[in-house]
Context: one part of a larger RNA
C1' cells in the first nucleotide's frame, strides 16, 4: 500500500421497458454452502528465517528448529451473508373516492392576420434603403370596400406556471387514451432497485411514395455595397417547411450533472391535494407532492452546490486516463442514399 475520477478541467449513453448479472425490509425456527474455532494428515530436499557450530573472518558449508500464510478430511459454532419453512407490513402494487393538468391519437368548428382572384371608388405613385436600384403601375397599381379561394399558425390569457421518460406539448368542441399527486387505509404480501447484451420512443435537417402549397425561404437569378462581395443589405425564387404512410437515429438531445434509497438547518414565493382554526373571507396555520429564490452546516481548484446537494451513505449500470493524429482509417454490423454506430495505428509535440 492493495487507483483516482465523470456541473464547467479528460469524462452521465438522448430517454425509457426490460432478459440475464449484481444488490435487496422485518420477525421466529433449522440447514449450515461462505464465515470462525480447534483436531489429524499432507505441505519432498535445497533455499528464505532464527540459533549453534566447520573452514584463520567473510562469502560457503554442517545441525537443530522455525516457517511453509496452503490443501484434505473430522469435530464444532450459528452472528452476519447464503439457504428452508412459518408469519408480519414500514418498500412495492391492487382498490375506492374528488379533483388539477399546452400528456398523447384521431375528427369537427372558429376568428384575426398575410397571399391571390372578381368587383366597386379613385389617381400617380407604390416598395425598399443607411442612400439607391433591380421590382410593381396609366393595359389603372399602391390606397379603401365588399366577396371568394387557399394555406399555415393560434395574438390576448401566459406565468420562476403546468404536463410528459426525454424529444416535446399552447384556438375551441367531441371520442377514445396513458400516467402522476393527494385522501381514505379495503387488500395482496418483498412481488423491490439497478441493469452488459436486447427492444421501443426519439427535436432540426434529409431521403422514398403520394398529396398540398398562404407565407417563409437554403439553392438560384438580379440590384446595390466593395479593391473584389461566390456574404452581410434589397427585389425576386425552388427545394423544404404542411398532410398520409415508410426510412433515417443524430444535436450545446444541457440541468453540459445516471437511475434508485435513507439521513442532514433555515426563511420567502408559487402549483395541485388534504386537515384544522376563527372574526366564515379575496382569512390564517399546517401537512403530502411539484416548482422556483436565498441561504447554514457540509462540498468545491475556485465559480459554486446545499433537502430539487456538486454534503453524508449504500446499491447497480455507463464513461475517463496528456494534446494532436481521429470520433479519422481498415474492418464488421445498419441504412435506398446521405450517413450513423462500433473503433485504432504509425508519426508528431
Nucleotide at each position: 500500500c492493495u487507483g483516482g475520477g465523470c456541473g464547467u478541467a479528460a469524462a452521465g449513453c438522448g430517454c425509457g421497458c426490460g432478459c440475464a448479472g449484481g444488490c435487496g425490509g422485518c420477525u421466529u425456527u433449522g440447514a449450515a454452502a461462505g464465515u470462525c474455532a480447534g483436531a489429524u494428515g499432507u505441505g519432498a530436499a535445497a533455499g528464505c528465517c532464527u540459533a549453534u557450530g566447520g573452514c584463520u573472518c567473510a562469502a560457503c558449508c554442517a545441525u537443530a528448529g522455525a516457517a511453509c500464510u496452503g490443501c484434505a478430511u473430522u469435530u464444532g459454532a450459528a452472528a452476519c451473508u447464503u439457504u428452508a419453512a412459518a408469519g408480519c407490513u414500514a418498500g412495492a402494487g391492487u382498490c375506492u373516492g374528488g379533483g388539477a393538468g399546452a400528456g398523447g391519437a384521431a375528427g369537427a368548428u372558429g376568428g384575426a392576420a398575410u397571399u391571390a382572384g372578381u368587383u366597386g371608388u379613385g389617381u400617380a405613385g407604390g416598395g425598399g434603403u443607411a442612400a439607391a436600384a433591380u421590382c410593381c403601375g396609366u393595359a389603372g397599381a399602391g390606397a379603401u370596400a365588399a366577396c371568394u379561394a387557399g394555406g399555415a399558425a393560434u395574438a390576448c390569457c401566459a406565468a420562476a406556471a403546468g404536463c410528459g421518460a426525454a424529444g416535446g406539448c399552447g384556438a375551441u368542441c367531441u371520442u377514445c387514451u396513458g400516467g402522476a399527486a393527494c385522501a381514505g387505509u379495503a387488500c395482496u404480501g418483498a412481488c423491490g432497485c439497478u441493469g452488459a447484451g436486447g427492444c421501443g420512443c426519439g427535436a432540426a435537417a434529409g431521403c422514398g411514395u403520394g398529396g398540398g402549397g398562404a407565407g417563409c425561404a437554403a439553392a438560384c437569378a438580379g440590384g446595390a455595397u466593395u479593391a473584389g462581395a461566390u456574404a452581410c443589405c434589397c427585389u425576386g425564387g425552388u427545394a423544404g417547411u404542411c398532410c398520409a404512410c415508410g426510412c433515417a437515429g443524430u444535436a450545446a438531445a444541457c440541468g453540459a450533472u445516471g437511475a434508485a434509497u435513507g439521513u442532514u438547518a433555515g426563511u420567502c414565493g408559487u402549483u395541485g391535494g388534504g386537515u384544522c382554526u376563527c372574526u366564515a373571507g379575496u382569512a390564517g396555520a399546517u401537512u403530502c407532492a411539484g416548482u422556483g429564490a436565498u441561504g447554514c452546516a457540509g462540498c468545491u481548484a475556485a465559480c459554486g452546490c446545499a433537502u430539487u446537494a456538486a454534503a453524508c451513505a449504500u446499491u447497480c449500470c455507463g464513461c475517463c486516463u496528456g494534446g494532436g493524429g481521429a470520433g479519422u482509417a481498415c474492418g464488421g454490423u445498419c441504412g435506398c442514399a446521405a450517413g450513423a454506430u462500433u473503433a485504432a495505428a504509425a508519426c508528431u509535440c
Molecule: small-subunit ribosomal RNA, central domain
Organism: uncultured Campylobacterota bacterium